Predicted 3D model of a 109-nucleotide RNA (c-di-GMP-I riboswitch aptamer). Its Rfam family is "c-di-GMP-I riboswitch aptamer". Its family is annotated with cyclic-di-GMP binding in the Gene Ontology. It was read from a public genome assembly, where an Rfam model found it. Model confidence (mean pLDDT): 85 of 100.

């Protein structure tokens, strides 16, 4: 220095949950709390996982105008808006899901 994490030491974060807070949500600050953790320090580069309100395509239903067929109360087509549903790009979270990059305390071998 590298590899590793047995034993100690100084010390370090903090899961679920509770309270407040920001977010559509996913989930993120902050205090409480302590399941764990040698990078549970820090980076969304790859993979995964998770989300998605408005805007943005696409498809489907509803309603509504509009023209335009059929012999008609009525029926039927095109086209357009509004609104709902579903999927998509986009965009987003999770470093305590894995890799990978940077930094890093202490030691046995």
């Nucleotide at each position: 220095g590298u590899g590793u994490g047995a034993a100690a030491a100084a010390g370090g974060c903090a899961a679920a949950c509770c309270a407040c807070u920001c977010g559509u949500a996913a989930g993120g600050g902050u205090g409480g709390g302590a399941c764990g953790c040698a990078a549970a320090g820090c980076c969304g580069c790859c993979g995964g996982u998770c989300c998605c309100a408005a805007a943005c395509c696409g498809g489907g239903g509803u309603c509504a105008g509009a023209c335009c067929c059929c012999u008609g109360c009525g029926g039927g087509g095109u086209c357009u808006g509004a609104c709902c549903c579903c999927g998509g790009a986009a965009g987003g979270a999770c470093a305590g899901c894995g890799g990978g990059g940077c930094u890093g305390c202490c030691a046995a071998c």